Annotation
Predicted 3D model of an 85-nucleotide RNA (Glycine riboswitch aptamer) from uncultured Ornithinimicrobium sp. Model confidence (mean pLDDT): 76 of 100. The sequence is in RNAcentral, with records from MGnify.

RNA sequence: CGUGCGGGAGAGUCCUCUACCCGUCAGGGUCGAGGCGCCGAAGGGGCAAACUCCCCGCCAAGCUCUCAGGCGCCAGGACCGCACG
Numbered sequence: 001c002g003u004g005c006g007g008g009a010g011a012g013u014c015c016u017c018u019a020c021c022c023g024u025c026a027g028g029g030u031c032g033a034g035g036c037g038c039c040g041a042a043g044g045g046g047c048a049a050a051c052u053c054c055c056c057g058c059c060a061a062g063c064u065c066u067c068a069g070g071c072g073c074c075a076g077g078a079c080c081g082c083a084c085g
Stems, first nucleotide, its partner, number of pairs: 001085007012036001014035004019030004037071003043067001044065003051057001
């Protein structure tokens, strides 16, 4: 580093609309689109000290941004452990 297994956080079961399905016609469910609010642990961007040193440059994270992603369960998931190669 690769494969398999196990662990693995945060934040909306919000509002509107379209289509479809169920219906006891009260309503309910699913997909999708949009709006508002929010999260920080795929990925991506930014930065300190130190080094270099005129500048430039170099430059980490669990910090920061929120482009991407995500906000019931599932899934995904940085990272950690085990086994094998």